[in-house]
Molecule: SAM riboswitch aptamer (S box leader)
Organism: Pedobacter sp. KBW06
RNA sequence: GACUUAUCCAGAAAGACUGAGGGAAUGGCCCUGUGAUGUCUUAGCAACCUCUACCUGUUGACCCGGUAAAAGGUGCUAAUUCCAAUUCGCAAACAGCGAAUAAGAUAAGCA
Numbered sequence: 001g002a003c004u005u006a007u008c009c010a011g012a013a014a015g016a017c018u019g020a021g022g023g024a025a026u027g028g029c030c031c032u033g034u035g036a037u038g039u040c041u042u043a044g045c046a047a048c049c050u051c052u053a054c055c056u057g058u059u060g061a062c063c064c065g066g067u068a069a070a071a072g073g074u075g076c077u078a079a080u081u082c083c084a085a086u087u088c089g090c091a092a093a094c095a096g097c098g099a100a101u102a103a104g105a106u107a108a109g110c111a
Base pairs, nucleotide, nucleotide: 003109004108005107006106007105008104013042014041015040016039017038021031022030023029026084027083028082043077044076045075048073049072050071052068053067054066055065081103086100087099088098089097090096
């Protein structure tokens, strides 16, 4: 990198160094010398995987399901994935609202 499955309207930032870009891509709209980006440190959020405790159900037990916890592996800590393509529905409507989907991100798995 390809593929499969699940989730994406919640949540959580300070410092040191750096010094102009960043928000995936295109368009929009934003953030940014009152410091972008990157690296590091510390802190935090979450609960996908592992671990742990408890509970339900047939049970001797496991598995499955639920709750809690947060030790380990990831991830994340501006804006709904910041918004938007396409299709469908509502609608007088290119506005708006809703659904599906594409793309993307993350996790777990797979040859």